RNA sequence: CGCUUAUUCAGAAAAGCAGAGGGAUACGCCCUGUGAAGCUUUACCAACCCUAAACACUGUUUAUGAAGGUGGUAAUUCGUGCCGAUUUUCGGUAAAAUAAGUU
Repeated sequence: CGCUUAUUCAGAAAAGCAGAGGGAUACGCCCUGUGAAGCUUUACCAACCCUAAACACUGUUUAUGAAGGUGGUAAUUCGUGCCGAUUUUCGGUAAAAUAAGUU
């Protein structure tokens, strides 16, 4: 990188260095010298793996925690894009991101 499965309206930021971009993509709309990206430190969150417990009997359950492995800490994945419908809305799909597994 590819493939499979699951999730995506919840949650959670300060400091230092640095100095103009960033929000995947197109458009829109936003964030940003009252300091973007990036790097470092510390803290936090609890989505997945996990930990502890209850119930039921190994589970598509409930709840707990943050030691460890990932991940995350503006805006619903920021909105829309493709399809359908009862069309300022709703449902589904795609794409993307993340986890667990796998060639």